[in-house]
Transfer RNA from Candidatus Yanofskybacteria bacterium CG10_big_fil_rev_8_21_14_0_10_36_16, 73 nucleotides, folded computationally. Its Rfam family is "tRNA". By type it is a transfer RNA.

RNA sequence: GCUCCCAUCGUCUAGUGGUUUAGGACGCUUGGUUCUCAUCCAAGUAACACCGGUUCAAAUCCGGUUGGGAGCG
Numbered sequence: 001g002c003u004c005c006c007a008u009c010g011u012c013u014a015g016u017g018g019u020u021u022a023g024g025a026c027g028c029u030u031g032g033u034u035c036u037c038a039u040c041c042a043a044g045u046a047a048c049a050c051c052g053g054u055u056c057a058a059a060u061c062c063g064g065u066u067g068g069g070a071g072c073g
Stems, first nucleotide, its partner, number of pairs: 001072007010026004018056001027045006049065005
């Protein structure tokens, strides 16, 4: 330099055009249970990398940027 892949709560991940109000697990907070802690139960918490385009409608499709990864030279 060229080609390909990936980017979603604090972490891991589901969702591949419309009943999704973006769901689940772990974490964290609060309450219950317990003599206390742990366990267990309930509630809460918080996310679509950025810019543009297509569409009635975009996390999802397209282009670009940024960052990460793999291969080739």